[in-house]
């Protein structure tokens, strides 16, 4: 996918030539449409749909064919008759036909010949062909030609080669929740068929083949050679190049042909999809471009046959989308360029800043070069080998013809291609992104935002100071790329073959016999199947590896080599496995003695106890609990005693003793039966271990069929706790428990530890045995050897721990694991009567789950100990008015902050104005306050107005210090603008200060030492203290912070000193007043003194406790300051500091007035009561420690009083607040809501202060309330305390029941630590670490994500069977047709 005119008949269309009547005609030449014909169209080119085997791949085999092409042998003689072109007619829309008629061939078809060829009954029988082109001397000739040569086809044949076809062994995916398949199945005989073995196919006979080493089913899938990844072994794929299969619209079929069941050929069928005249016809891009459609995604409807390579051809040549080439994608790979060099004012910008600065940064600009790359002109290889043409020269051959080879020469062939390459020109000129900066992980800041927007591989960021979101500056890493997605190996020793596991982390079947298979004791001897080591063959080429070459390197090409670990065949070793043979006795069995034993199964038997019946005695209760009731009992219970019935189980002995394979097994006796274990001998001679399926056993429960039931005793019933109790507890009580027989098959069936075998210090118990040694005859030592415990070395082990009874070292075999939930569950199978049991998924989830061991906390754990914790007392809160503080309500505000303990008489040591932070109203805006500039002015001060005031206006007085004479300095006024101010928010950005646990006895470190770590020890242990105080012991030895002491005060004495304090004598007095004294008291310096020092006991010869002496005080004398590491993100931005955010003619300042003082209510701390231990009346007595000059303020005098005059002393041991009060003596009330209480109201003062109205205090007069001791609860206090009972102070103008200090009077009580609440050390569990105010389950509610179920329906795939049934093949029948036969 043609192409041959050198098969043929010819001549439609070109072009020469010849002839022409110029209309034309001639095939005569080159040539050639159609047509017969020969050869390719079974190659090349595309695709991976089927296909787990008719496939690949390796490595072999024997029963084969085979066009072209090499090679040998032989041969190619003579006939025939169609046929298509075409001529003529004809049907049809087409597409394609029908009929007559003429012709050729290398078409086709007899006849002759006929093997080394086919068949064969070995006699013999059958099979064939074709010419043609070129030359050419004879001779022939019908002139076409014969004839003769070469060269090419032709026909039969043999060998190769080269392709194809067939068979075997091995290898090549997943599922067992797929266990069985299989009738032409499996062989055999004999026919047929095939190119060729073969059930291919057919009769007949036989019953047989495959399967646990996976057969059958089902799902996936083209195999390889390589790629890719790994250190390998290994996993993962099979693009593009190579080999092999299979397809060619989907499904079936044969024809031709050497080859096809045939991509660009035929026939059916079937969907499409195009023509049509509606009768019918046509078509297959999984060739090359190209279009449409899917999809995240994959190119030019180029050139050219120049090479290379394939058909046909004698050749020239033609065809070739095979193929070489462009062309388009940053798709990979390589390579190269975007400049070099210098240049500090470290320039502008930009960004950050501690405001000095830094950084972008020699970057840039700026000077000096350079010109690859793009551009522009110039020139200019290789790929080309051939082919034709001439001449020579050789071979064929008769031939100088022709063909063929060789050399020689001349013409000639390039798509790429404006090639690669090289030379000029010009100019830094035309050329750099993406990613990323919390860790992993190379690189950091500002601003923005504020659990929002977003970010993200994991971990994880983000909730007002983000290196994690977004932007910016700046920085890392890549590089014409970068980065994201998805995939594969890898890191994963995370399926472990190299190479892991099974006690607690997932993970030893509940136990045992035992098939199958898997390993398997000694010593010869033989094989030679493993092994081993040589040789052949093979392992295609390309690729990866090496060493060379060729492009300017390099990617890339190319030559050679090694490698290809494999698989075949063959020699050969004989050590170790393995097979045969022949022995051995050490494994393992047998035989004989001995012996223990809850070992099994059967049978009887016994005594206790429980309960029931009966009967006597006998009288109210019994039984159960924490306490109760239910139950039982006067119808006689329960105790008692006798007798009798029946069932179950065997007290003591009983023991980390005994037996068995586990399960399990417990009175005694009999009977049958299994297993051990010990002695010492004889036999048997590897008979042995382990064991997937596979059969037994198998606790409790439970089921089924019959008994049996005495006590227990789910269900249930009652009575109790209980908020409730479907429960613990009680009182009853059926199944069941128990026996026969037969199922079930599971457990924390545990040692959480398969079974077997060997080897590794020990020590001490206990069980069965044997053996020796002394005996004091009870019993004891010493070995030994099967068990059975304890502790313990090495080792191992994450750690706990194991440790000759291994979890240690080996080696055999077997089951098991592979993150958590879903889950041991669905769905299937299989077993069960059932319950249910064994096998065993996935979606979907989640970033954990889990082992051991640390330190902590916590425990309605344990042991020890301390504390007003309890208790054992004394007074109180809760009740009632009142006071005050809070909540909550209100309000224009009732400023704000404390919130259990540890906030609530707190910040407040004192809100009428002020304070003030709030609220209305007016006002101010460089400001009320603080620095810097200007300009004016002394400061400062007097008077009037206006207004609530703040402030506004007017006006008087009045010049001051310092000076170098310019001026400064303080102050006031005005201006500008940096600022100023702010009780505005964040105490969860923060310092400082404070609470609290807690005066509680604790908290750490340094070196060593233990542990793989965290850690631990030291700090624990025995003792003692208020104490981690001290002794003591101790792998721990020191040391810090805390405790104690050093300090202050109070208690005893002493020295000193003597005023304003003080009086004993001594004088003098109303008076310590006045002389006097220092003695005492008192006052403020210093001193002593108390150390468990001394006696006795105790204890441990320690620390230390218990008595006691003396002493003022004795065992820390009282009391105070003094708060270890830390805990609560405790408490304060409103005390002050102060990051950062906001405000700025207002969140700032300033004035008035009002607020905090509000009142249905709730709390919390207080004060006064409720009365006789009392209240009132009069008298009378004694403190201490304070304050006072803007003060305290006497005497005196008024006032009932608050107070008021008063003004004397005092700057205080002096004056003076200042009389203490309880207490004592007298009197009076006589148990009442009162001669108690005293609130609340009316009235009338007083005192402070500018000012008491909201909103002070107190004073007289007058009213006379609730209250009669407080419910649940709940507080303080252990000695000069609790109670009481008065003083003073601070704040302060004035305002205590608060708060802080003082002193007087002056008690009970502790038995003890079981409980209540706190805290300490040890230990102990612990799923807790925000640490029990944790952790955490399960329903329901609502939204979402995922699977299931669900009447049913709808597609695929597939066994069985049976119905119709196209083309074709073969056959059988029956017609018809044909020249040659």
């Nucleotide at each position: 996918a043609g192409u041959c005119g050198a098969g043929c008949g010819g001549u439609a269309a070109c072009a020469u030539g010849c002839c022409u009547u110029c209309g034309g005609g001639u095939g005569a030449u080159g040539a050639c449409g159609a047509g017969c014909g020969g050869c390719g169209g079974a190659c090349g080119g595309g695709u991976g749909a089927g296909u787990a085997a008719u496939g690949c791949g390796u490595a072999g085999g024997g029963a084969a064919c085979u066009g072209c092409c090499u090679u040998g042998c032989a041969g190619a003689g003579g006939g025939g008759g169609a046929u298509a072109c075409c001529a003529g007619u004809u049907g049809g829309a087409a597409a394609c036909g029908g009929c007559u008629g003429u012709u050729a061939a290398u078409a086709c078809c007899g006849c002759a010949u006929a093997a080394u060829g086919u068949c064969u009954a070995c006699g013999g029988a059958c099979c064939a062909a074709a010419g043609a082109a070129u030359g050419g001397g004879a001779c022939c000739u019908u002139c076409g030609g014969g004839c003769c040569a070469u060269u090419c086809g032709c026909u039969g044949u043999u060998a190769g080669a080269u392709g194809u076809a067939c068979c075997u062994a091995c290898g090549u995916g997943a599922g067992a929740u797929u266990a069985g398949c299989u009738a032409g199945u499996u062989g055999g005989u004999g026919g047929g068929g095939u190119a060729a073995a073969g059930g291919c196919u057919c009769a007949c006979c036989a019953a047989g083949g495959c399967g646990a080493c996976g057969a059958u089913c089902u799902c996936u899938a083209g195999c390889u050679g390589g790629u890719u990844u790994g250190a390998g072994a290994g996993g993962a794929u099979g693009a593009u190049c190579a080999g092999c299969c299979a397809c060619a619209c989907u499904g079936g079929g044969a024809c031709u042909g050497a080859g096809a069941c045939a991509c660009g050929g035929c026939c059916c069928a079937g969907a499409c999809u195009c023509c049509u005249a509606c009768g019918g016809g046509a078509g297959g891009c999984a060739g090359c471009a190209g279009u449409g459609g899917g999809g995240a995604a994959u190119a030019u409807u180029g050139g050219a046959c120049a090479a290379u390579g394939g058909g046909c051809g004698c050749a020239a040549g033609c065809c070739u989308g095979a193929u070489c080439c462009a062309g388009c994608c940053a798709u990979g790979c390589c390579g190269c360029g975007u400049g070099u060099g210098u240049g500090a004012a470290g320039a502008a910008g930009g960004c950050c800043u501690u405001c000095g600065g830094g950084u972008u940064g020699u970057a840039a600009a700026g000077c000096a070069c350079u010109u690859u790359c793009a551009g522009c002109g110039a020139g200019g290889a290789g790929g080309a080998a051939g082919a034709a043409g001439u001449a020579a020269g050789u071979g064929u051959u008769a031939a100088u013809a022709g063909c063929g080879c060789u050399u020689a020469u001349u013409u000639u062939u390039g798509a790429c291609g404006u090639u690669a390459c090289u030379c000029g020109c010009a100019g830094a000129a035309g050329a750099a992104g993406c990613a990323c900066c919390g860790g992993c992980u190379a690189a950091c800041u500002c601003c923005g935002u504020g659990c929002c927007a977003g970010c993200a591989g994991c971990c994880g960021c983000g909730g007002u100071a983000a290196u994690a979101c977004g932007g910016a500056g700046g920085g890392u890493g890549c590089a014409a790329g970068c980065g994201u997605u998805a995939a594969u190996c890898g890191g994963a020793a995370u399926u472990a073959c190299u190479g892991g596991g099974c006690g607690u982390a997932a993970a030893g079947c509940g136990c045992a016999c035992g098939u199958a298979g898997g390993c398997g004791g000694u010593u010869a001897g033989u094989u030679a199947a493993g092994u081993u080591g040589g040789a052949u063959g093979u392992g295609a080429a390309a690729g990866c590896c090496c060493a060379g070459g060729g492009c300017u390197c390099a990617a890339c090409c190319u030559u050679g080599g090694a490698a290809u670990u494999g698989c075949a065949u063959u020699c050969a070793a004989a050590a170790c496995u393995g097979g045969c043979u022949a022995a051995c006795u050490a494994g393992a069995g047998u035989a004989u003695g001995u012996g223990a034993g809850a070992g099994g199964g059967g049978g009887g038997u016994a005594g206790a106890a429980u309960u029931c019946c009966a009967a006597g005695u006998g009288u109210a209760g019994c039984g159960g609990u924490g306490a109760a009731a239910u139950g039982c009992g006067u119808a006689g219970a329960g105790a008692u005693u006798u007798g009798g019935a029946g069932g179950a189980a065997u007290a003591c002995c009983a023991g980390u003793g005994g037996c068995g394979a586990a399960g399990g097994c417990g009175g005694c006796c009999c009977c049958c039966u299994g297993g051990c274990a010990c002695a010492a001998u004889a036999c048997u001679g590897a008979c042995g271990c382990u064991g997937a399926g596979g059969u037994g056993c198998g606790a409790a429960a439970g089921c089924g069929u019959g008994g049996g039931g005495a006590g227990c005793a789910a269900a249930c019933a009652g009575g109790a706790u209980u908020a409730g109790a479907u429960a613990c507890c009680c009182u009853g009580g059926u199944a069941g428990u128990c026996c026969a027989c037969g199922c079930c098959g599971u457990a924390a069936a545990c040692g959480a530890u398969g079974u077997c075998u060997a080897c590794u210090a020990g020590c001490c118990g206990u069980u069965g045995g044997g053996a020796g040694c002394a005996u004091u005859u009870a019993a004891g030592c010493u070995u030994u050897u099967a068990g059975u415990g304890g502790c313990g070395c090495a080792g191992c082990u994450a750690a706990c721990g194991c440790a000759u009874u291994a979890a240690g070292u080996u080696g055999a075999c077997c089951g098991c694991c592979u993150g958590g939930g879903g889950a041991g569950u669905a769905c299937g199978g299989c077993c069960g009567c059932a319950a249910g049991g064994c096998u065993a998924a996935a979606a979907c989830u989640c970033a954990a789950a889990g082992g051991a061991a640390u330190u902590g906390a916590c425990g309605g754990g344990g042991g020890c100990c301390c504390g007003c914790a309890c208790a054992a007392g004394c007074g109180g809160u809760g009740g009632a008015g009142c006071a005050u503080g809070u909540g909550g309500u209100u309000u224009a505000a009732u400023u704000c902050g404390a919130a259990g303990c540890a906030a609530c008489g707190c910040g407040a040591a004192g809100a009428a104005c002020c304070c003030u932070a709030c609220c209305u109203a007016c006002u101010c805006u460089u400001g009320a306050c603080a620095u810097c500039c200007u300009g004016c002015g002394a400061a400062c001060u007097u008077u009037c107005g206006a207004g609530a005031g703040a402030u506004c206006g007017a006006u008087u007085g009045g010049u001051g210090c310092c000076u170098u004479c310019g001026g400064g300095a303080a102050c006031g006024c005005a201006g500008a603008g940096a600022c100023a101010g702010g009780u505005g928010c964040u105490g969860c950005a923060u310092g400082g200060c404070u609470g609290u646990c807690g005066u509680c006895a604790g908290c750490u470190c340094g070196u060593g030492u233990u542990g793989u770590g965290a850690a631990a020890u030291g700090u624990u242990g025995g003792g003692u203290u208020a104490a981690g105080u001290c002794c003591c012991g101790u792998a721990a030895c020191g040391a810090g912070c805390g405790c104690a002491a050093c300090c202050c005060u109070u208690g005893u004495c002493c020295u000193u000193a003597g005023u304003u304090g003080c009086c004993a004598u001594c004088a003098u007095u109303u008076a310590g007043u006045u002389g006097g004294g220092g003695a005492c008291u008192c006052u403020a310096a210093g001193g002593a003194g108390a150390c468990u020092g001394c006696c006795g006991g105790u204890g441990a010869c320690a620390a230390a406790c218990c008595g006691g002496a003396g002493g003022a005080a004795g065992g820390c004398g009282g009391g105070g300051a003094c708060g270890a590491c830390g805990u609560c993100a405790a408490g304060u931005c409103a005390u002050c500091a102060u990051g950062g955010c906001c405000c700025u003619u207002a969140c700032g300042a300033g004035u008035a007035g009002g607020g905090c003082u509000a009142c249905a209510c709730a709390c919390g701390u207080g004060c006064u009561a409720c009365a006789a231990u009392g209240g009132c009346c009069g008298g009378u007595a004694c403190a201490g420690a304070g304050g006072g000059u803007c003060g305290c303020g006497a005497a005196g005098c008024c006032g009932c009083g608050a107070g008021g005059u008063g003004g004397a002393g005092c700057u205080a041991a002096u004056c003076u607040c200042a009389c203490a009060a309880a207490g004592c003596c007298g009197g009076u009330c006589g148990u009442a809501g009162u001669c108690c209480g005293g609130a609340u109201u009316g009235g009338a003062g007083u005192c402070u202060g500018c000012a008491a109205c909201u909103c002070g205090a107190c004073u007289c007069c007058a009213u006379g309330a609730a209250g009669u001791c407080g419910g649940a609860a709940u507080c303080g206090c252990u000695a000069g305390u609790a109670a009481u009972c008065g003083u003073g102070a601070a704040u302060c103008a004035g305002a205590a029941u608060g708060u802080c200090a003082c002193g007087g009077u002056g008690a009970a009580u502790a038995c003890g630590u079981u409980c209540c609440c706190g805290g300490g050390c040890c230990u102990u569990g612990u799923a807790c670490a925000c640490a029990c105010c944790g952790c955490c389950c399960g329903u329901c509610a609502c939204a979402c994500c995922a699977u299931g179920g669900g009447a049913g329906u709808g597609g695929g795939u597939u066994g069985c069977u049976c119905c119709a049934g196209a083309a074709g093949u073969a056959g059988a029948u029956a017609g018809c047709c044909u020249a040659a036969c």